Model confidence (mean pLDDT): 81 of 100. A computed fold for a 112-nucleotide RNA from a Bacteroidota bacterium, annotated as SAM riboswitch aptamer (S box leader). Rfam family: SAM riboswitch aptamer (S box leader). Its Rfam clan is "SAM clan". Taxonomically the source falls in Bacteroidota (Bacteria, Pseudomonadati).
[in-house]
C1' cells in the first nucleotide's frame, strides 16, 4: 500500500526546541495562527478499538456473545460534527433550511 468489520454530535492541554504556516487532495466558504501555525521533544489528561481484570450466557474445550471498569500494557486523540459544503435522494417556490445516503479520509482490530 490494498482488502474486511466497527466507530466518527461526546471527551481531555501545558511547557521546550522551532519559525510561517494549519484546518483532508481539490475548489468554494468558514475559521486558527508573531498573544507563535506545521513539526519534534516532555509532562498531564481524555477515551475505552485491542489487551489485562470483572460478571453473566452458550460451549467438552478453543473461543463466541453481551454487560463493567479504568488498577497493566498496546495505539488513539486532546480548536470548531470528520469546521461547513461540493455528489444523490427526501423536502421545498428554490441553488434555502432542514432530513438522509453515497465518496473521500482519521482511528482501532484483523487479514495478503
Nucleotide at each position: 500500500u490494498g482488502c474486511u468489520u466497527a466507530u466518527c454530535a461526546a471527551g481531555a492541554a501545558a511547557g521546550g526546541c522551532a519559525g510561517a504556516g494549519g484546518g483532508u487532495a481539490a475548489u468554494g466558504g468558514c475559521c486558527c495562527a508573531a498573544u507563535g501555525a506545521a513539526g519534534c521533544c516532555u509532562u498531564a489528561g481524555c477515551a475505552a478499538c485491542c489487551u489485562c481484570c470483572c460478571c453473566g450466557g452458550c460451549g467438552u474445550a478453543a473461543g463466541c456473545c453481551g454487560a463493567g471498569a479504568g488498577c497493566u500494557g498496546g495505539u488513539g486523540c486532546u480548536a470548531a460534527u470528520u469546521c461547513c459544503a461540493u455528489c444523490c435522494c427526501g423536502g421545498g417556490a428554490a441553488u434555502a433550511a432542514c432530513g438522509g445516503g453515497a465518496c473521500a479520509g482519521a482511528u482501532a482490530a484483523g487479514u495478503c